Lysine riboswitch aptamer from uncultured Dysosmobacter sp., 170 nucleotides, folded computationally. Lineage of the source: Bacteria > Bacillati > Bacillota > Eubacteriales > Dysosmobacter. The prediction has a mean pLDDT of 79.
[in-house]
RNA sequence: UGAUAGAGGCGCGAAUGUCAAGAGUACGUCUCCCCCCACGGCGCAGGCGCCGGGGAGAGGGAAAGGGGCCUUCGCCGAGGUUUUGCUCCUCGCCUGUGGGGAAGCGAAGCCGGGCCGUGGGAGAAUAUCCCCCGGACUGUCGUCCCUCCAAAGGGGCGGAGCGCUGUCGU
Numbered sequence: 001u002g003a004u005a006g007a008g009g010c011g012c013g014a015a016u017g018u019c020a021a022g023a024g025u026a027c028g029u030c031u032c033c034c035c036c037c038a039c040g041g042c043g044c045a046g047g048c049g050c051c052g053g054g055g056a057g058a059g060g061g062a063a064a065g066g067g068g069c070c071u072u073c074g075c076c077g078a079g080g081u082u083u084u085g086c087u088c089c090u091c092g093c094c095u096g097u098g099g100g101g102a103a104g105c106g107a108a109g110c111c112g113g114g115c116c117g118u119g120g121g122a123g124a125a126u127a128u129c130c131c132c133c134g135g136a137c138u139g140u141c142g143u144c145c146c147u148c149c150a151a152a153g154g155g156g157c158g159g160a161g162c163g164c165u166g167u168c169g170u
Base pairs, nucleotide, nucleotide: 001169002168003167004166005165006164009076011075012074013073014072015071017069018068019067027060029058030057031056032055033054034053035052040051041050042098043097044096045095046094047093048092079111080110081109082108083107084106085105086104087103089101090100091099112138113137115135116134117133119131120130121129122128140159141158142157143156144155145154146153147152
């Protein structure tokens, strides 16, 4: 330096299923009341089109985005996340502009792994996720020391997956 095979463990990802939340919400149906051509139906400007609008009660009653768990499959930079560029879809349609949501491709930064906690952010959320900081744990390598040397084990400090271990080759 190349190829290949591996290890870490509350390890990573995906899919089916299921459960909670969303929510007794949105939205239909029925009854009653109020308003009367204006307002509303992502914002603003212009145009087009459609639906009248609001409230109360009764009785029906979801879904998406975000999650937990089981199983299966694929895996061990697995993968995640942040910022950003371009493309595309969506919030009735067209143009301009801004905003919300979703997807694809790329670039840069960060993270060995999961767990716990403070603070901040996202979120409907006391779910969950993200960011900073801290903590112990754990795998690994280096170094110093201890158990008489070795083997094996333990302790302190330090490093990062561009790492570590085995095999084969150059």